[in-house]
RNA sequence: GGACCUGUAGCUCAGUGGGAAGAGCGCGACACUGCGAAGGUCGAGGUCAUGCGUUCGAAUCGCGUCAGGUCCUCCA
Numbered sequence: 001g002g003a004c005c006u007g008u009a010g011c012u013c014a015g016u017g018g019g020a021a022g023a024g025c026g027c028g029a030c031a032c033u034g035c036g037a038a039g040g041u042c043g044a045g046g047u048c049a050u051g052c053g054u055u056c057g058a059a060u061c062g063c064g065u066c067a068g069g070u071c072c073u074c075c076a
Base pairs, nucleotide, nucleotide: 001072002071003070004069005068006067007066010025011024012023013022019056027043028042029041030040049065050064051063052062053061
């Protein structure tokens, strides 16, 4: 330098036939208990890395940028 993969909640990850965001763990509250733990119920938490574009509509499609990873290495 080139090719490919990944980037979604505090953490680990689903969701890529475009109709607009979920799980587990963690966190908070409630109930339970003599007090706790476990289990239960409810809840908070997301500019879906970033910018632009396509579209009525983008986590999902296109282009660029950034970060991480794997491979190639001389040809374009």